[in-house]
RNA sequence: CGAGUCGGUCGGGCGAUCGCUGGCAAUCCCUCGGGAUGCGAGAGGAAAGUCCGGGCUCCACAGGGCAGGAUGGUCGGUAACGCCGACCGAUCGUGAGGUCAGGGAAAGUGCAACAGAAAGCAAACCGCCGAACGACCGCUUGCGGUGCGUGGUAAGGGUGAAACGGUGAGGUAAGAGCUCACCAGCGGCCAGGGUGACUUGGCUGGCUUGGUAAACCCCAUCCGGAGCAAAGCCAAACAGGGAGGACCAGCCGAGGCUGGACGCUGCGGUCCGCAGCGUUUGACUUCCGGGUAGGCUGCUUGAGCCUCAGGCAACUGAAGGCCUAGAUAAAUGAUCGCCAUGACAGGGCGCAUGCCCGUCAUACAGAACCCGGCUUAUAGACCGACUCGCCUC
Numbered sequence: 001c002g003a004g005u006c007g008g009u010c011g012g013g014c015g016a017u018c019g020c021u022g023g024c025a026a027u028c029c030c031u032c033g034g035g036a037u038g039c040g041a042g043a044g045g046a047a048a049g050u051c052c053g054g055g056c057u058c059c060a061c062a063g064g065g066c067a068g069g070a071u072g073g074u075c076g077g078u079a080a081c082g083c084c085g086a087c088c089g090a091u092c093g094u095g096a097g098g099u100c101a102g103g104g105a106a107a108g109u110g111c112a113a114c115a116g117a118a119a120g121c122a123a124a125c126c127g128c129c130g131a132a133c134g135a136c137c138g139c140u141u142g143c144g145g146u147g148c149g150u151g152g153u154a155a156g157g158g159u160g161a162a163a164c165g166g167u168g169a170g171g172u173a174a175g176a177g178c179u180c181a182c183c184a185g186c187g188g189c190c191a192g193g194g195u196g197a198c199u200u201g202g203c204u205g206g207c208u209u210g211g212u213a214a215a216c217c218c219c220a221u222c223c224g225g226a227g228c229a230a231a232g233c234c235a236a237a238c239a240g241g242g243a244g245g246a247c248c249a250g251c252c253g254a255g256g257c258u259g260g261a262c263g264c265u266g267c268g269g270u271c272c273g274c275a276g277c278g279u280u281u282g283a284c285u286u287c288c289g290g291g292u293a294g295g296c297u298g299c300u301u302g303a304g305c306c307u308c309a310g311g312c313a314a315c316u317g318a319a320g321g322c323c324u325a326g327a328u329a330a331a332u333g334a335u336c337g338c339c340a341u342g343a344c345a346g347g348g349c350g351c352a353u354g355c356c357c358g359u360c361a362u363a364c365a366g367a368a369c370c371c372g373g374c375u376u377a378u379a380g381a382c383c384g385a386c387u388c389g390c391c392u393c
Base pairs, nucleotide, nucleotide: 001389002388003387004386005385006384007383008382009381010380012339013338014337015336016335017334018333020042021041023039024038026037027036028035029034044364048375049374051373052372053371054370055369056227057226058225059224063272064271065270066269068223069222070221071220072219073087074086075085076084077083088102089100090099091098092097103218104217108216109215110212111211125157126156127153128152129151132150133149134148135146136145137144138143139142165183166182167181168180169179170178184208185207186205187204188203189202190201191200192199193198231297232296233295234294241288242287243286244285245284247260248259249258250257251256252255261279262278263277264276265275266274304322305321306320307319308317309316310315340362341361342360343359344358346357347356348355349354
């Protein structure tokens, strides 16, 4: 100097004038509804998606099973998580680093085009063999030949992404872990390191059998529901509206009691069970019809932020300091001026870096109960650490 990797910050600024919303303090005015003046605050890193986890509110709480769903290396963090951190393993990269839906394929089922003999328990296309048995031929009657048949073989060749470990030697009729040496994988035993996943080393065993589970499946762990339109309070109005849904028996003082049966409710589905309520005076529920849609709370002080200490980190701890929207058809804005940044095959100056003038533009995008994450969108500017290449000293 160039090219990269990872992390972080900002994302327009300042001033003036006018305007909007909440709060605070006092004074004044007032038609008691409110108004004026002053102080200070007022939309994000994602507010988006509504994908996860919670706080909070309500229902249930009596549990058990089945179905369904989610997660999946180890150890930590957290209120919790499917999130975050560190590490292990695999894989990509020269590297800094990146990625992983990371338990099980020897429990079972399924799937894989074409080529190939054959793609999960097999198989023989081209080959190789002629030891064994049969056949044929020749001859010196016991030999030779043939590769013909029965047969043996998977070392060589071919197909393919992949063909039942690799290299070498021995052995064999020819071959083959058939045997041996070395190596790879797998299993067993031992020693060291590590909380652990795992890793390093030694000894030993001829044990040598693809892939795929974000295919079905098996294993381990976990899982109530609904949601601020939750839920409370106040005021007002209507029609205390109408029709229907589950029953028998006994006793008696005729309205009650007892027994059995039936129905309904209990906030993911289903079964059992449990609790409660009801059975013609109807809890609950179905249908028809009528009224209301107003106000207040919830509503912003938080698993909050900053400093300090501990920890590789995620985070944790106590002490001190800080307070930073709360709207409700939806406030947080408009105008002007200056500055900043970027762009321009615009113009000018200058050896160059650059400077001046002019024009245009300034990303993605707006809270609605709150918080921790993940994912997606994003003009441009800046900072830090690290890696590689080239040059010079």